[in-house]
Molecule: Bacterial RNase P class A
Organism: bacterium
RNA sequence: UGAGUUCGUCGGGCGAUCGCGGAUCCACGGAUCCGAGGAAAGUCCGGACUUCACAUGGUGCUGUGCUGGCUAACGGCCAGGCGGAGUGAUCCGACGGAAAGUGCAACAGAAAGCAGACCGCCGAUGGCGCCGCUCUCCGAGCGGCCGCACAGGCAAGGGUGAAACGGUGAGGUAAGAGCUCACCAGCGCCUCCGGUGACGGAGACGGCUCGGUAAACCCCACAGGAAGCAAGACCAGACAGGGACGGCGGCGACCAGUCGACCAAGUCCCGGGUGGGUCGCACCGAGGCGGUCAGCGAUGGCCGCCCCAGAUGGAUGAUCGCCCAGGAGCAGCGAUGCUCUGGACAGAAUCCGGCUUACAGACGAACUCGCACC
Numbered sequence: 001u002g003a004g005u006u007c008g009u010c011g012g013g014c015g016a017u018c019g020c021g022g023a024u025c026c027a028c029g030g031a032u033c034c035g036a037g038g039a040a041a042g043u044c045c046g047g048a049c050u051u052c053a054c055a056u057g058g059u060g061c062u063g064u065g066c067u068g069g070c071u072a073a074c075g076g077c078c079a080g081g082c083g084g085a086g087u088g089a090u091c092c093g094a095c096g097g098a099a100a101g102u103g104c105a106a107c108a109g110a111a112a113g114c115a116g117a118c119c120g121c122c123g124a125u126g127g128c129g130c131c132g133c134u135c136u137c138c139g140a141g142c143g144g145c146c147g148c149a150c151a152g153g154c155a156a157g158g159g160u161g162a163a164a165c166g167g168u169g170a171g172g173u174a175a176g177a178g179c180u181c182a183c184c185a186g187c188g189c190c191u192c193c194g195g196u197g198a199c200g201g202a203g204a205c206g207g208c209u210c211g212g213u214a215a216a217c218c219c220c221a222c223a224g225g226a227a228g229c230a231a232g233a234c235c236a237g238a239c240a241g242g243g244a245c246g247g248c249g250g251c252g253a254c255c256a257g258u259c260g261a262c263c264a265a266g267u268c269c270c271g272g273g274u275g276g277g278u279c280g281c282a283c284c285g286a287g288g289c290g291g292u293c294a295g296c297g298a299u300g301g302c303c304g305c306c307c308c309a310g311a312u313g314g315a316u317g318a319u320c321g322c323c324c325a326g327g328a329g330c331a332g333c334g335a336u337g338c339u340c341u342g343g344a345c346a347g348a349a350u351c352c353g354g355c356u357u358a359c360a361g362a363c364g365a366a367c368u369c370g371c372a373c374c
Base pairs, nucleotide, nucleotide: 001370002369003368004367005366006365007364008363009362010361012323013322014321015320016319017318018317020035021034022033023032024031025030037345041356042355044354045353046352047351048350049228050227051226052225056256057255058254059253061224062223063222064221065220066080067079068078069077070076081095082093083092084091085090096219097218101217102216103213104212118158119157120154121153122152125151126150127148128147129145130144131143132142133141134140135139166184167183168182169181170180171179185209187206188205190203191202192201193200194199232279233278234277235276241270242269243268244267245266248260249259250258251257287306288305289304290303291302292301293300294299326341327340328339329338330337331336
């Protein structure tokens, strides 16, 4: 100096005037204080809380899936292991099991899971043919032929394919093959070392080597009751009930079990009234901020300070001035000055912890690689 990787912060501030919502006080004129986010979005997870409901077991269904920690909990976060991408910093992983079973894989190819012969190699042994010799002569026996390639043998060589049932070399064989051996790779059992563990390293033995896919069914381990603030609780007020079915109804589906009712529960049809207010909600919170200690870290302990929206056709806006981060232009040796421009994504509705997505601009820290100079 260029390119990159990871983490963090801000994302407007101050003043004046008028205006808006809430709380408290009030002399009823008003005063003081507070008033949208890092994602408030998505509704993807986990909970707090509320009701069913007094609670349980099983089947099924759904979800997660390496190890150890953190947390109220999680499918989250931290650290590590293994695998993959990258020169690297770093990033990604839907990361238990394929020798429990079933299924799937186009085309090509002989054959795609315990398979297989298209080209090809052999043809020892059996068979056929030719030649020679012998004999008990039209047949038999013996021997020979780099003869034929029929029966038979092979899966080493070639071909096909993304992938063909280990690799190299030697022996062996009629020709071959882990058929045997040596050295490798893989797999399995055992032993030792390191580690809490996933796992890593080393050694010896063994058989000779049984691919892929589970974000296919399946098997294994763990977790899970449902619905949700329009949950739910209370107050006020008004009206007009009638009919049919009916022997059960509630507890996510089913079974068990349990509770309630039988003057019922429940379902449907016709009709009438209400559509208001308060709480839930100033959330004392798994709360926020600062410091310190422990820890690699997530996070936890201790000390101190603070109370930070509660609306309900739904509030925080408008104007002016100044400042601030940046950009452009002009002037200037420079410090600097002047003019113009200008601030993204986007609005709470019970709340919290995460994840995912969107984001103009500005700043900081650490690390990696390249180049140049000393």